Transfer RNA from Vicugna pacos, 70 nucleotides, folded computationally. It matches the Rfam family "tRNA". It is annotated as a transfer RNA. The coordinates come from a structure-prediction model, not an experiment, and the mean pLDDT is 81. The RNAcentral record of the sequence draws on Rfam.
[in-house]
RNA sequence: GGUAUAGCUCAGUGGUAGAGCACAUGUUUAGUACGCAUGAGGUCCUGGGUUCAAUUCCCCAGUAAUGCCA
Repeated sequence: GGUAUAGCUCAGUGGUAGAGCACAUGUUUAGUACGCAUGAGGUCCUGGGUUCAAUUCCCCAGUAAUGCCA
């Protein structure tokens, strides 16, 4: 200095949080895999402030792993 959002990889320009993969169920099959349909899964790292309203590139402090310079 950037990063922290679903089990994993990642989107998300202050106004009801999403995708892919994975997972579960159904369908299909002699059975599995693939495909198709449906579904579950979130303290948006923590605490505080600003705001009618903050996951936010609005501000402050802290924590974790990490890049660069000396």